[in-house]
RNA sequence: UUUCAUCCAGAGAGGCAGAGGGAACGGCCCGAUGAAGCCUCGGCAACCGGCGGAGUCCCGCAGAGGUGCCAACUCCGGCCCUGACACGAGGGAAAGAUGAGA
Numbered sequence: 001u002u003u004c005a006u007c008c009a010g011a012g013a014g015g016c017a018g019a020g021g022g023a024a025c026g027g028c029c030c031g032a033u034g035a036a037g038c039c040u041c042g043g044c045a046a047c048c049g050g051c052g053g054a055g056u057c058c059c060g061c062a063g064a065g066g067u068g069c070c071a072a073c074u075c076c077g078g079c080c081c082u083g084a085c086a087c088g089a090g091g092g093a094a095a096g097a098u099g100a101g102a
Base pairs, nucleotide, nucleotide: 001102002101003100004099005098006097007096012041013040014039015038016037020030021029022028025077026076027075042070043069044068047066048065050061051060052059053058074095079092080091081090082089
């Protein structure tokens, strides 16, 4: 870079540190009652891997392995469609994140 799947659920304490963080942009939030980052321990989930069934779709079990994650729906929005006086609303994209493959 590309392909496929998923993204309305779930899960935080302590130490170091010291001003940012929520991808970008616009909002709106979080933050000195301590942001990012690092470490320790804990937890959630079940993508890969494992086991069983089934047979190539898929279902179940476990959670010792490889990842991931633990404010807010991916925090909300933009683009298209429906709808509308308007606000709000619904659906789908785009972008992004994670996993597995190329």
This is a predicted structure of a 102-nucleotide RNA (SAM riboswitch aptamer (S box leader)) from a soil metagenome. It matches the Rfam family "SAM riboswitch aptamer (S box leader)". Rfam links the family to the GO term regulation of gene expression. Of the family's consensus pairs, 97% are formed in the model. The RNAcentral record of the sequence draws on MGnify. The prediction has a mean pLDDT of 83.